This is a predicted structure of a 74-nucleotide RNA (transfer RNA) from a Caldisericia bacterium.
The source organism's lineage runs through Bacteria, Pseudomonadati, Caldisericota and Caldisericia.
It matches the Rfam family "tRNA". By type it is a transfer RNA. About the family: Transfer RNA (tRNA) molecules are approximately 80 nucleotides in length.
RNA sequence: GCGGUCGUAGCACAACUGGAUAGUGCACUUGCCUACGGAGCAGGAGGUUGCAGGUUCGAACCCUGUCGACCGUA
Numbered sequence: 001g002c003g004g005u006c007g008u009a010g011c012a013c014a015a016c017u018g019g020a021u022a023g024u025g026c027a028c029u030u031g032c033c034u035a036c037g038g039a040g041c042a043g044g045a046g047g048u049u050g051c052a053g054g055u056u057c058g059a060a061c062c063c064u065g066u067c068g069a070c071c072g073u074a
Stems, first nucleotide, its partner, number of pairs: 001073007010026004019057001028044005050066005
């Protein structure tokens, strides 16, 4: 250089292959409980789905470019 896979919350991952408001666990946080803490219970916050465009009534999902990680290849 060329080819392939991947990129979604602080971390690990879902989202049935275009359809309703993007969810789950841990972590964080508020309250209850406790002498205090932990555990437990009930809430809450946190995302331009790597980035920039395009297609579509509608995009995490399809197309193009680009950045990064990993694998393969002379």